This is a predicted structure of a 116-nucleotide RNA (SAM riboswitch aptamer (S box leader)) from Oceanobacillus halotolerans.
Model confidence (mean pLDDT): 83 of 100.
Rfam family: SAM riboswitch aptamer (S box leader). Its family is annotated with regulation of gene expression in the Gene Ontology.
[in-house]
RNA sequence: UUCUUAUCGAGAGAGGUGGAGGGAUAUGGCCCAUGGAAGCCUCGGCAACAGGUUCUUUGCGUCGUUUAAAGAAUACUGUGCCAAUUCCAGCAAGCAAAAUGCUUGAGAGAUAAGAA
Numbered sequence: 001u002u003c004u005u006a007u008c009g010a011g012a013g014a015g016g017u018g019g020a021g022g023g024a025u026a027u028g029g030c031c032c033a034u035g036g037a038a039g040c041c042u043c044g045g046c047a048a049c050a051g052g053u054u055c056u057u058u059g060c061g062u063c064g065u066u067u068a069a070a071g072a073a074u075a076c077u078g079u080g081c082c083a084a085u086u087c088c089a090g091c092a093a094g095c096a097a098a099a100u101g102c103u104u105g106a107g108a109g110a111u112a113a114g115a116a
Stems, first nucleotide, its partner, number of pairs: 001116008013043005021032003027089003044082003049078003052074008060064001086108001091105006
């Protein structure tokens, strides 16, 4: 980098440094930002995706702490995340319609696990 699968309306910020942008992407909105953006560092926090550990249930079986599956708990390990639904729309379909609104899906993206 590509592919597969799962999830994406929940959750969780302070300090230092830095000095003008940021919210993935074209466009249009709407926001955040000199009362200090991004990036980087420190500390803190959120979260059960994978692993670990503990417990429960079930299965299997020559009763196993060196068995299998499911569930629960736990931030110990590996990641991830900590404004706004993935900030909203864009494409397709449907419903109501004056503007427009709502619903579903696709596409794109993010994260995890596995594979190439």

The organism belongs to Oceanobacillus, within Bacteria.